Notes
A computed fold for an 86-nucleotide RNA from a Clostridiales bacterium, annotated as Glycine riboswitch aptamer. Rfam family: Glycine riboswitch aptamer. From the family's description: This family represents the bacterial glycine riboswitch. The sequence was found by an Rfam model in a public genome assembly. Of the family's consensus pairs, 88% are formed in the model. Taxonomically the source falls in Eubacteriales (Bacteria, Bacillati, Bacillota, Clostridia).

RNA sequence: ACGAACCUCUGGAGAGACUCGUUUAGAGCGCCGAAGGGGCAAAGCUUAAUUGCUAAUCUCUCAGGCAAAAGGACAGAGUGGAAGUU
Numbered sequence: 001a002c003g004a005a006c007c008u009c010u011g012g013a014g015a016g017a018c019u020c021g022u023u024u025a026g027a028g029c030g031c032c033g034a035a036g037g038g039g040c041a042a043a044g045c046u047u048a049a050u051u052g053c054u055a056a057u058c059u060c061u062c063a064g065g066c067a068a069a070a071g072g073a074c075a076g077a078g079u080g081g082a083a084g085u086u
Stems, first nucleotide, its partner, number of pairs: 001085002006080001007078005016029001018028003030066003036062001037060003043054003
């Protein structure tokens, strides 16, 4: 000097405030895609190679969710932070 994780602030979508019920349990039908997880893969890097690695907001809906609140991928800001690199 650069700087991962993490922390703080701001923004942040979708889908029944469904039905039954012994009412914080449990069951039924309908739905959502943006925690996490699985699948395919554009693409990138790599190998002698048809090798290996990474990989979506696509897809599944296991988990999760379907008023508000909470959560929330992701994006922006920080004279917060610090593993590490030079």